Predicted 3D model of a 72-nucleotide RNA (transfer RNA) from a Candidatus Altimarinota bacterium. Lineage of the source: Bacteria > Bacteria candidate phyla > Candidatus Altimarinota. It matches the Rfam family "tRNA". Its mean pLDDT, the model's own confidence on a scale to 100, is 84.
RNA sequence: GCCGAGAUAGCUCAGUGGUAGAGCAACGCAUUCGUAACGCGUAGGUCGUGGGUUCAAAUCCCAUUCUCGGCU
Numbered sequence: 001g002c003c004g005a006g007a008u009a010g011c012u013c014a015g016u017g018g019u020a021g022a023g024c025a026a027c028g029c030a031u032u033c034g035u036a037a038c039g040c041g042u043a044g045g046u047c048g049u050g051g052g053u054u055c056a057a058a059u060c061c062c063a064u065u066c067u068c069g070g071c072u
Base pairs, nucleotide, nucleotide: 001071002070003069004068005067006066007065010024011023012022013021018055026042027041028040029039048064049063050062051061052060
C1' cells in the first nucleotide's frame, strides 16, 4: 500500500429500514435469625465520528478515526 471483519449499557454480545434488547454487573424490594443463592422490579445508550438516501436509518450509501486478521 491492497483486501476483509469489527466499533451498540460498566463488561460480553444480539438486533440486516418501522418504539434499541439479553446475560452478567450496579441499585431497590421480597425471602432469611443473618449472609449468599433464588425471585420481582428500577436505573443505565448522541448505536465510533461527519455527511447523504428515505415519511422513517444501529441497519442502506460515501468519507473518516480506531482495533483485529490476511496479502504484498